[in-house]
This is a predicted structure of a 72-nucleotide RNA (transfer RNA) from Sympodiomycopsis kandeliae. The prediction has a mean pLDDT of 81.
C1' cells in the first nucleotide's frame, strides 16, 4: 500500500429491496417434583457506525472502525 471478504439477540446462526428481523441455546418467572433434573407455558433482548440510492434498505452503494485472507 492494493485487491478480496466479514461484522445481526448473551452465545451459534436465519432473513428473493416490501417480515411485527426469526429459530436454537442462554437469562429470569410460573407451572410440574418431597427437592433437585427434565419436561411445558410466558417473558428477555439484535442489524459495528455516519451519509446516499429507493415509495421502501439487514439486503444496494461509498466512507469510517474493527478482524480474516492473498500480492508487492
Nucleotide at each position: 500500500u492494493u485487491g478480496u471478504u466479514c461484522u445481526u439477540a448473551a452465545u451459534u446462526c436465519a432473513a428473493c429491496g416490501g417480515u411485527u428481523a426469526g429459530a436454537a441455546u442462554g437469562u429470569u418467572u410460573c407451572a410440574u417434583u418431597g427437592a433437585u433434573a427434565a419436561u411445558g407455558a410466558a417473558a428477555u433482548a439484535a442489524u459495528a457506525g455516519u451519509g446516499g440510492u429507493u415509495c421502501g434498505a439487514u439486503u444496494c452503494c461509498a466512507c469510517u472502525a474493527g478482524g480474516a485472507c492473498a500480492a508487492a

Rfam family: tRNA. Rfam links the family to the GO term triplet codon-amino acid adaptor activity. RNAcentral holds the sequence, with entries from ENA.